Predicted 3D model of a 104-nucleotide RNA (Glycine riboswitch aptamer) from Hydrogenophaga sp.
RNAcentral holds the sequence, with entries from Rfam and Ribocentre.
Rfam family: Glycine riboswitch aptamer. Rfam's curators write: This family represents the bacterial glycine riboswitch. Rfam links the family to the GO term glycine biosynthetic process.
The source organism's lineage runs through Bacteria, Pseudomonadota, Betaproteobacteria, Comamonadaceae and Hydrogenophaga.
The same sequence occurs in records of 2 taxa.
The model forms 90% of the base pairs in the Rfam consensus.
Order: sequence, then C1' cells, then structure tokens
RNA sequence: GGCGUCCCCCCUGGAGAGAGGUGGCCCCCGAGGUCAUCCACCGAAGGAGCAAGCGCGGCAUCGCCCGCGUGAAUCUCUCAGGUAAAGCGGACAGUGGGGCAGCG
Repeated sequence: GGCGUCCCCCCUGGAGAGAGGUGGCCCCCGAGGUCAUCCACCGAAGGAGCAAGCGCGGCAUCGCCCGCGUGAAUCUCUCAGGUAAAGCGGACAGUGGGGCAGCG
C1' cells in the first nucleotide's frame, strides 16, 4: 500500500418462548396502556463458561501425570434481554457502497 472470511453503512430475509397471577397508576373503560412484584418459559442484542491444541511451572513417582494461563461455536449458562398479533429489537445470511485504527 492492497485485499479479505476484518470493520462501518443502506436495502432484503430473519427463529424461539404465558393475551399468566397479584398490586399501583393512566385513559379513549377495553382481551386497553404502563410500572412493580411472583411463578413458568425462550436464546439469536450484549455478557459469562470450556475441548483439543499452545505457553509456563511442579515432581522420591516423569506420567495419555498435576497446576496455572491462553483457547471457538449456531454448544452450555440465562446475569441482561425477551415470551398474542402489529411494531421495535434481532444472532446470522445475501446484493450494493465505503474503510485500513485493530484482526487475517
């Protein structure tokens, strides 16, 4: 300096799970909205955990040994978030555009 499976933006697609109980407030008085709390449930914002491998250290025992660190996910947890429809959000994927601080 360039490119990308890295980052950013537009657009498109995008799952799961109680219209649960109790109480307060508000209104257009309704299967209404919202807040708090209790129970149940979901995993796909975010967050957390770890296998092999790698690094370091330990030992009367040198081992498929032990300890510490590092270490990925659509796995696991469920702190956060979410649980009618719509809307919002949404990991991830695709087209297009842009970027090189970090990552390759």